[in-house]
Context: one part of a larger RNA
RNA sequence: UGACGGGGGCCCGCACAAGCGGUGGAUUAUGUGGUUUAAUUCGAAGCAACGCGCAGAACCUUACCUAGGCUUGAACUCCACAGAAUUUGGGGUAAUGCCUAAAGUGCCCGCAAGGGAAUUGUGAGAGAGGUGCUGCAUGGCUGUCGUCAGCUCGUGUUGUGAAAUGUUGGGUUAAGUCUCGCAACGAGCGCAACCCCUAUCGUCUGUUGCCAGCAUUAAGUUGGGCACUCUGGCGAGACUGCCUGGGUUAACCAGGAGGAAGGUGGGGAUGACGUCAAGUCCUCAUGGCCCUUAUGUCUAGGGCUACACACGUAAUACAAUGGCAUGUACAGAGGGAUGCGAACUCGCGAGGGGGAGCAAAUCUCAAAAAGCAUGUCUCAGUCCGGAUUGGAGUCUGCAACUCGACUCCAUGAAGUUGGAAUCGCUAGUAAUCGCGGAUCAGCACGCCGCGGUGAAUACGUUCCCGGGCCUUGUACA
Repeated sequence: UGACGGGGGCCCGCACAAGCGGUGGAUUAUGUGGUUUAAUUCGAAGCAACGCGCAGAACCUUACCUAGGCUUGAACUCCACAGAAUUUGGGGUAAUGCCUAAAGUGCCCGCAAGGGAAUUGUGAGAGAGGUGCUGCAUGGCUGUCGUCAGCUCGUGUUGUGAAAUGUUGGGUUAAGUCUCGCAACGAGCGCAACCCCUAUCGUCUGUUGCCAGCAUUAAGUUGGGCACUCUGGCGAGACUGCCUGGGUUAACCAGGAGGAAGGUGGGGAUGACGUCAAGUCCUCAUGGCCCUUAUGUCUAGGGCUACACACGUAAUACAAUGGCAUGUACAGAGGGAUGCGAACUCGCGAGGGGGAGCAAAUCUCAAAAAGCAUGUCUCAGUCCGGAUUGGAGUCUGCAACUCGACUCCAUGAAGUUGGAAUCGCUAGUAAUCGCGGAUCAGCACGCCGCGGUGAAUACGUUCCCGGGCCUUGUACA
């Protein structure tokens, strides 16, 4: 100087407390451990691994296993020789590889011979290839402490020196934020602001959007209009600016006015010096090591989907603030051409036929759901709950046996609110309700977004956890 302390002081955070809803019990989904297996590919391991890499394993993917093949190789560059390229068959195989037949002669230079480009085959080697090992050799990227308020430097000064000072102190702040003081004076990386979205208004823009008044219609449908909504460009607006009180006449704090918004308005992006030899050699790049008729490469089938069990994360429930039936209302944000697919029609339905319109403020996915109204069920393992199983189907796809999703009929398991323990959340939040998208042929209870309805509580900082500053002890570095 740091680090540590079941030392002290000050302060903060859904850290506790106050509340609301969960997890832990059930069933299922999914990940992991374990076990099994020919293989169940590999990685991730307290927080910060475990719906994680995987924004989607039937084949492919695929790295694993079994079997059958290849050896300059599936892909790349160079050389020689031959055939233009290319197209269509046949045999054989589980498939690839393999064997074989036919058609075919283009482009550029050149009279021709020949040469060249592109492409295929054969041969030789230089060399390819490796998701093989090492993340404790590395780059890059990422997690975490933590959006915590810190981390440093120059000059000066002090000290023999390591170092200190500045950065400590009095106040204050979300903040090393600001202010006052001070042997310090300045500066840098962080904080804040500048950026994006959102909340109000003005202006411009009026089609595909909108409709106040006029006409018209089943319908903003059409004429008309651009007031309003909205679209998306530009601007205004919030700055402790104003008032009162407190405070050191400061910084700032409390209250108030005006205002759509008030003291960082709400949200996002943004992550200092560093820590964990944290994670990743299987995104990529890369040193070293290793394999080279195999640890490379091709193909078929299987596996990654196994199942006594254990754990994590979710979905659905256990019901009456509910289930069911009928009727009826209101979103936002997105996607669409190998696409979205309307009307109409067939089917109980998944879906089929159909094909209008639409590169979409025009058409379409598209029905929003909870809600509201009426009826019914009357507390029961039930008209709750839907697992499981049988049968019949639909769709995608070369192919749904291992191993897809969905539909209909039947079946109707556990479950009556969950021990010790434990998680999230402070406002348009929690809770609850549906909608969309990426991936994607098909497959979503996951993920990423979107809006609808919409709470309770916070006395307070003694305690638990994490963090910041000062100080103290130390046999630690």